[in-house]
RNA sequence: GGAGGGCUAGCUCAGUUGGUAGAGCAAGAGACUCUUAAUCUCUUGGUCCGGGGUUCGAGCCCCCGGCCCUUCA
Numbered sequence: 001g002g003a004g005g006g007c008u009a010g011c012u013c014a015g016u017u018g019g020u021a022g023a024g025c026a027a028g029a030g031a032c033u034c035u036u037a038a039u040c041u042c043u044u045g046g047u048c049c050g051g052g053g054u055u056c057g058a059g060c061c062c063c064c065g066g067c068c069c070u071u072c073a
Base pairs, nucleotide, nucleotide: 001072002071003070004069005068006067007066010025011024012023013022019056027043028042029041030040031039049065050064051063052062053061
């Protein structure tokens, strides 16, 4: 330098045909327990890597840029 893939909650990851974003773990509160742990219930937490475009509407489609991984040379 070429090709491909990825970037979404504190972490690991989903997100279907474009229709106002979720799970597990973690954190906080409560229940249970003599206490801890375990278990159960609830809650908090995001402008989806940045910018622009298309659209009534973008995590998703298009363009530019950034970072990471794989591969070819």

This is a predicted structure of a 73-nucleotide RNA (transfer RNA) from uncultured Silvanigrella sp. NCBI's taxonomy places the organism under Bacteria, Pseudomonadati, Oligoflexia, Silvanigrellaceae, Silvanigrella. Its Rfam family is "tRNA". The family's RNA type in Rfam is transfer RNA. Its mean pLDDT, the model's own confidence on a scale to 100, is 81.